[in-house]
């Protein structure tokens, strides 16, 4: 510090996800030791049991055990013992009294508050114990608990009578420097403070020790008591500032705000009350709702920030829930009280008891959090004079890898055997791996034995010393942890490694298993038979006593942007203006000092953090010192800037004067054209409408045309890229009223300005209310068409509405998708309105300048597109808005509206994208150009018939398999057996063929003959071997065993090879350069031209490659060579009357086969850019690629083929292998493809007669002759072929017959008899003869081929092959018609355009319905909680009143009694729970209902994306 993920690819926007750090954690697997920390985050849920706050006898009355002493008595011989009493010491249960139980400890429910933090203030305050310093402690009195006694009660407890003490209580005296009040003086910030004087008033308690004393008592000391002053500590109150969410909470408030007076408090104060006034708070967020203890700090981060508030520390609040006070220095009190409520327990049913959010512990809840431990040794606290007691505070120990830190599980050597085993393998090996073994060494930790601390200083006691202080020194004494830490010795590598990952991000790969299953997954995504992604194994990587997962926080995330983002098109500028508050604000001078800056000072507790140093062996941990930490406070100073005040200025802004422009606005009046309607005339059969029609109108006279009239709405031309307006918007003409802007020159005011949350106004169309109006147009509606349907598009009608008046609505793609204002930053050009200059007779023209409206472009900006002085550039001010897509501009609530609806505006849930711009393709019922038997023009077919053949389907035991635009007379150039892969049946099992090793084998291998059998095969079996050789054996054969054969079994979606198709279409690319952020572009586009990316020209391109063309074969002409088996012109010979035949000679010609020549737009004319090229012509056998063939770019289709072959993987192995017989591939209601033969006279039949080419031939072709009607047979010359044979070519030509018919057409089908091949012709061959003589009379929709030696037509040959050809391949004979042309159909090429497609239109995609699931809204209601208002109620308790009852202390009184004072009771105010009524609100639930979301293959349509077929 970044990375993955939207796309075919790219850039951007934007979300999601990951890598880091952390935790009071939990879960999974695993686990050696120690140190230091830490441990109910959930139910402030309920709690059994024990402990957590007591202490003081030196405050008091008492009581008493042990001990000691004394005395008395009893027992005993005695020692001694027992009992009782007294005293004493010590200890102590209960009680009175004092102090402490307000600290310490726990928890975080409540609380949004002066609760907390920070900084101030209290002249408005209190403070027990403690410290310092004064003064004083005198004299009396009355009770009461305990105790005793009586009674009630189950208990808890209570009542009555009686006795008694105090440092308990009361009275009196005394006292000021206290308090109250009055006066005087000084100071003053006018509040008060200080000093002085007078008056009034207020106090107490003793205990112990020592000494003296007979005693009473006294003295001293210590502690305690009273009253002052001061301090310290603690507490209380007030104030500024700071720190949560929500406006779908906008108004709140009657003790409310203030005053006067009183009460109350420690104290100020509406704190409370009476009266008076009507205030107070709030957009800088009151009031309400939700959430929450706050801070030091902790986590994270570069920081700014964000999150948290465990442990430790400070503050607050609470103690089952609610209320209340008492006591006290302090409480409205966790382990005190009273009352109410809920719950639990006891009960004799009458009544009582209780409060772990103290430490342990239990139950419950929960993913989850410890021992019912030890000790007061230390530190601290309470009491005490002290010893001492108490202390679950605390110190320790225990449990838990919960966290941090440290250590170990060994170290070195050890490979020519890289051991064994495991795993993988190309079978060679590789890896685990120096790892192990083995050798040497060490012993931390653990184990055993031994030694053994620090923490201890005190208090107290004893002794000593002095300065005599409860001072100093010495000694004694005190340890829970703990026989712990630590140290020494002994044995021995001995006892000690896991976990997660290994597709990318992200370090680390193979095998097997599985087969969209099981499963994985943080995101992208893996898995459908070769998974580095699942599971296991081996290996590897990471971390390590831990490792992973989950949850949460920060980070990355500049993804809320203060630092530090955006808003034309990605989310985002309010529809527009006016303007209050607010924010910001021109020039100059002075003053002030609020902001600002500087210095100094106070504070910011400790701990934590950072730095330095120290202590535990180190570290964690810890000690000491320093630093740092703030919107903080005080003091002093500076005056540039901001601010405030004062005084000025003119440039911002405005006003006055002049001028012209304009669909700016409002109202009134008015014109013509057109449509429609009405009346009349002319006139006759149609009009209208459409793609085509129909509905509709019309003989009752339409449409058309002429004249007259009515009425409403809109304003042609001018007219524009033009003008005006803030926007919406504004258009015939005239008048009136009126707003704004502009220009020019000056004069005036003197910052008066800009923006603008709320607010207010304006605001298209549609819509609403009321009243008018209504010609045309026209939602709804009706009809007609179209259509599968057509609730649409088209047509005919037609109502609201559109118009006016008065209101409402308040929204639009209200758009420049661009807020307003100001300033600055190259230009060019056009246009609207002005000024000035120049010029002219004048109008133009030209120059300049200001304000508008446009276009093009520089820099710059932008993701790109684009913007560019009218900015989307560079800056400033202010406002509005955005933060992934969907849900959703929806729900609920509020506000507005008559309604429709508008405005404000969520969440649950769901997805990993959604999106912008540009790129390359593909596509378009987009465009342009061009080509092709693509159409058109022609010729002939197919589709109809019969038959052949292939396919589908069906059937079957089997009808083997493959192929489907590019399969279908295809693989198959030939299924009777074989082929053959299929079926049935019968056999074989190292096998029918191949091969390695081991063992065996000579009467062995082989095998005549015989038997069974359909054969294969099985059985018996005469006979009976070969080669090498050193003579032992080896080889071959056979048998057994084992490696392994074999498979037309599967996968063409694992593959090679081959092939098809687009397509013989003209395309497909590369290097360098250039352009672009990039994908990419350019080149390859453009202008011409071509069959062609063929060529030329131009051009930021220049070149090149694969394709095209050419080179190859064939054919057409000629030349040369060759001359048999070919040829025969000339010459010769022979035969024949002749035609002609044979031979010689010859190679001229034809021909054969080789080699050459020839054609190149080369020549001429014209066109064209003078080019490429095109048109015409000459010559030529051939002319513009002469005809034909071979040849098929980059690629597409997971195209075809595992059954040609090869091959990975999988599968079978007495069978899916192999052999044999028979059957099947030949089936047959049917459908399709390809063909043959026909339907006839351009024909059929009969007879005669002419002319090819190219092939084949030895298990062959076969002549001639003979036989047969024929197929064919017999015999067999010749020929391995330019020699012989197949072999007569046929159509054609000549002659004859037929005469338009199911025929002398057509030949299917069937019968009989033959022939041939072959082991075999039944399933199932071909041919011949005779007989039979079906359909069919030119073929619906539709569809195929062909542009010249072509179509059509005619025959011939060959491959395969024993036989079988209507198929296929080749060959020649005869030999046409037509092409105007490119509108249309199909296919293709180039350019361009749109795109939401990229699996690429067979694409994408929308909505209803149906089904399943999920969350949400509404809903008659129901329920829990919180809460407002109005009442009722009124416990405990304070306060007030009264006080009939009762009454010790004081007063009066001799006394009785009276009084003062107090008290029970009662009354009153306040008030908790509770109750009633009525509202508000959160949440839950609810028959039913509404939309939403999600879900491999449901239904209906096709709305959008291309002109998406109606933009």
């Nucleotide at each position: 510090a970044g990375a993955g993920u939207u796309u075919g690819a790219u850039c951007c926007u934007g979300g999601c996800u990951c890598a880091g750090a952390g935790u009071g954690a939990a879960c999974g697997c695993u686990g050696g030791c120690g140190g230091c920390g830490u441990g109910c985050u959930u139910a402030a849920c309920a709690c059994a049991u024990g402990c957590a706050a007591g202490u003081c006898g030196a405050a008091c009355g008492g009581a008493u055990a042990c001990g000691c002493a004394a005395a008395a008595g009893g027992g005993g011989c005695a020692a001694c013992u027992c009992u009782u009493u007294u005293g004493u010491u010590u200890a102590u249960g209960a009680g009175u009294g004092g102090c402490a139980g307000a600290c310490g400890g726990g928890u975080g429910a409540g609380u949004a508050a002066c609760a907390c933090g920070u900084a101030a203030g209290a002249a408005a305050u209190c403070u027990a114990c403690c410290c310092u310093u004064g003064a004083a402690a005198u004299g009396g009195g009355a009770a009461u608990a305990a105790c005793c006694u009586g009674c009630c009660g189950a208990a808890a407890g209570g009542c009555g009578a009686g006795c008694u003490a105090a440092u308990a209580c009361c009275c009196a005296a005394u006292a000021a420097c206290g308090c109250u009040c009055u006066c005087u003086g000084a100071c003053u910030g006018c509040g008060g403070u200080c000093a002085g004087a007078a008056a009034g008033u207020u106090a107490a308690a003793g205990a112990c020790u020592u000494c003296c004393g007979c005693a009473a008592g006294g003295a001293a000391g210590u502690c305690g008591u009273u009253u002052g002053a001061g301090g310290a500590u603690g507490a209380u109150c007030u104030u500024g500032c700071g720190g949560c969410c929500u406006a779908u909470c906008a108004g709140c408030u009657a003790g409310u705000u203030g005053g006067u007076g009183a009460g109350g408090u420690a104290a100020c104060g509406g704190c409370u009350c009476a009266c008076c006034a009507a205030g107070g708070c709030u957009a800088c967020g009151a009031c309400g709702g939700g959430u929450a203890a706050c801070c030091g700090a902790c986590c994270u981060g570069a920081a700014a920030g964000g999150g948290u508030g465990a442990u430790c520390g400070g503050u607050c609040a609470c103690a089952a829930u609610g209320g209340c006070a008492c006591u006290g220095a302090g409480a409205c009190a966790c382990g005190g009280g009273c009352c109410a409520u809920a719950c639990u327990c006891c009960u004799a049913c009458g009544g009582g008891a209780g409060g772990c959010a103290g430490c342990a512990g239990u139950g419950a809840g929960g993913a989850a959090u410890u021992u019912u431990g030890g000790a007061c040794a230390a530190u601290g606290g309470g009491g005490g004079a002290a010893a001492c007691c108490c202390u679950g505070a605390u110190c320790c120990a225990g449990c838990g890898a919960c966290g941090c830190c440290g250590c170990g599980u060994g170290g070195a050597g050890g490979a020519c055997u890289g051991a064994a085993g495991g795993u993988c393998u190309u079978c060679g090996g590789a890896u685990u791996g120096u790892a192990a073994a083995c050798u040497c060494c060490u012993u931390u930790u653990g184990g055993a034995g031994g030694g053994g601390a620090c923490g201890a200083a005190u208090c107290u006691c004893u002794c000593g010393c002095c300065u005599c202080g409860u001072g100093c020194g010495a000694g004694a004494u005190u340890g829970a942890c703990u026989g712990u830490a630590c140290c020494c010795u002994c044995a021995g590598a001995a006892a000690a490694a896991g976990u997660c990952a290994c597709g990318g991000c992200u370090a680390a790969c193979u095998a097997c298993g599985u087969g969209c299953c099981a499963g994985c997954a943080g995101c992208c995504g893996c898995g459908g038979u070769a998974a580095u992604a699942c599971g296991u194994a081996g290996g590897u990587g990471g971390c390590u006593a831990g490792c992973g997962u989950u949850a949460c926080u920060c980070g990355g995330a500049a993804u809320u942007a203060c630092u530090a983002g955006g808003c034309g098109u990605a989310a985002a500028g309010c529809g527009c203006a006016u303007g209050c508050a607010g924010g910001c604000g021109g020039u100059c001078a002075g003053a002030u000092a609020a902001g600002u800056c500087a210095a100094u000072u106070g504070u910011g507790a400790a701990a934590g953090c950072c730095c330095c140093u120290g202590g535990c062996u180190u570290a964690a941990c810890u000690a000491g010192g320093g630093g740092a930490g703030g919107u903080c406070g005080g003091u002093u100073g500076a005056a540039a800037c901001u601010a405030u005040c004062u005084a000025a200025c003119u440039u911002g802004a405005g006003u006055g004067u002049g001028a012209g422009a304009g669909a700016g606005g409002a109202a009134a009046c008015u014109g013509g054209a057109a449509u429609u309607c009405c009346c009349g005339g002319u006139g006759u059969a149609g009009c209208g409408g459409u793609g085509a029609a129909a509905u509709g109108c019309g003989u009752a006279g339409a449409u058309a045309u002429c004249g007259g009239g009515a009425g409403g709405a809109a304003u042609a031309c001018c007219a524009a890229u033009g003008g005006c307006g803030a926007a919406g918007g504004c258009a015939g003409g005239u008048u009136u009223c009126u707003g704004g802007a502009u220009c020019a020159a000056u004069a005036c005011u003197g910052a008066c300005g800009c923006u603008g949350a709320g607010a207010u106004g304006c605001g298209a169309a549609a819509g609403c209310u009321a009243g008018g109006g209504g010609a045309g147009c026209a939602a709804a509606c009706a009809g007609g068409a179209u259509u599968a349907g057509a609730u649409a598009c088209c047509c005919u009608g037609g109502u609201a509405g559109u118009c006016c008046u008065a209101g409402c609505u308040g929204u639009a793609a209200a758009c420049g998708a661009u807020g307003u204002u100001c300033a600055c930053u190259g230009g060019g050009u056009g246009u609207g309105g002005g000024u000035g200059g120049u010029a002219u007779c004048g109008a133009c023209c030209c120059c300049u300048u200001c304000c508008g409206c446009g276009c093009c472009g520089a820099a710059g900006c932008u993701a790109a597109c684009g913007c560019a002085u009218u900015a989307a550039g560079u800056g400033a001010a202010c406002c509005g808005c955005c933060u992934g897509g969907g849900g959703a501009g929806u729900a609920c609530g509020g506000c507005c509206g008559c309604a429709a609806g508008g405005u404000u505006g969520a969440a649950a849930c769901u997805c990993a994208a959604a999106g912008g711009a540009a790129u390359u393709g593909a596509c378009g019922g987009g465009g342009g150009c061009c080509c092709g038997c693509a159409c058109a023009a022609g010729c002939g077919g197919u589709g109809g018939a019969g038959c052949a053949u292939g396919u589908g389907g069906u059937u079957c035991a089997a009808u083997u398999c493959g192929a489907c635009c590019a399969a279908c007379g295809c693989g198959a150039a030939g299924a009777a057996c074989c082929u053959u892969a299929c079926c049935u049946g019968g056999g074989c099992u190292u096998g029918a063929a191949c091969c390695g090793c081991a063992g065996g084998u000579g009467g062995u291998a082989a095998a005549a003959a015989c038997c069974c059998g359909a054969a294969a095969g099985g059985g018996u079996a005469a006979u009976g071997a070969c080669c090498c050789g050193c003579a032992a054996g080896g080889g071959a054969g056979c048998c057994u065993g084992u490696a392994g054969a074999g498979g037309u079994g599967c996968u063409g979606c694992a593959u090679g090879g081959u092939u098809g198709u687009c397509g013989u279409c003209a395309g497909c690319u590369c290097g360098u350069g250039u352009c672009g952020u990039g994908a990419g572009a350019u080149g390859u586009u453009g202008g011409g031209u071509u069959a062609a990316g063929u060529c030329c020209c131009g051009c930021a391109a220049c070149g090149a490659g694969c394709g095209c063309a050419a080179c190859c074969c064939u054919u057409a002409u000629c030349c040369u060579a060759u001359g048999u088996u070919g040829c025969c012109a000339c010459u010769c010979c022979g035969a024949g009357c002749a035609a002609u035949c044979g031979g010689a000679a010859g190679c001229a010609c034809u021909c054969u086969u080789a080699g050459g020549a020839a054609a190149c737009u080369g020549c001429c004319c014209c066109g064209g850019a003078u080019a490429a090229c095109g048109g015409g012509g000459a010559g030529g056998a051939a002319g513009g690629u002469g005809g034909g063939g071979a040849c098929g770019a980059c690629g597409u289709c997971a195209a075809a083929u595992c059954a040609u072959c090869a091959u990975g993987g999988c599968c079978c192995u007495u069978a899916u292998g192999u052999c044999c017989a028979g059957g099947g591939c030949u089936a047959c209601a049917c459908a399709c493809g390809u063909g043959c033969u026909a339907c006839a006279a351009u024909g059929g039949c009969c007879g005669g007669u002419a002319c090819a080419g190219a092939g084949g031939g030895a298990a062959g072709c076969a002549a001639a002759a003979c036989a047969g009607c024929a197929a064919u047979g017999u015999c067999g010359a010749g020929c391995a072929a330019a020699c012989c044979c197949c072999a007569c070519a046929a159509a054609g030509c000549c002659g004859g017959c037929c005469c338009c018919a199911g025929u002398u057409c057509g030949g299917a089908u069937u019968g009989u008899g033959g022939g041939c091949u072959g082991c075999a012709a039944u399933u199932c061959g071909c041919c011949c003869a005779c007989a039979u003589g079906a359909a069919g009379u030119c073929g619906g929709a539709a569809u195929c081929g062909c542009u010249a030696g072509u179509a059509a037509u005619c025959g011939c040959a060959g491959a395969u092959c024993a036989g079988c050809a209507g198929g296929c391949u080749g060959c020649g004979g005869u030999g046409a018609a037509u092409a105007c042309g490119u509108u249309c159909c199909c296919g293709g090429g180039c350019c361009u355009u749109g795109u939401a497609c990229a699996c690429a239109c067979c694409g994408c995609c929308c909505g209803u319905c149906a089904c399943a699931c999920c969350a949400c809204g509404a809903a008659a209601g129901c329920u829990c909680g919180c809460u407002g208002c109005a009442a009722c109620a009124g416990a405990a308790g304070u306060c007030g009143g009264u006080g009939u009852u009762c009454u010790a202390a004081c007063u009066c009184g001799c006394a009785a009694g009276a009084g003062a004072g107090g008290u029970a009771g009662c009354c009153g105010c306040c008030c908790a729970a509770g109750u009633u009524g009525u509202g508000g609100u959160u949440a839950g639930u609810g028959a039913u209902u509404g939309g939403g979301g999600u879900g491999a293959a449901g239904u209906c349509g096709u709305a959008a994306c291309a002109a998406g077929g109606u933009a």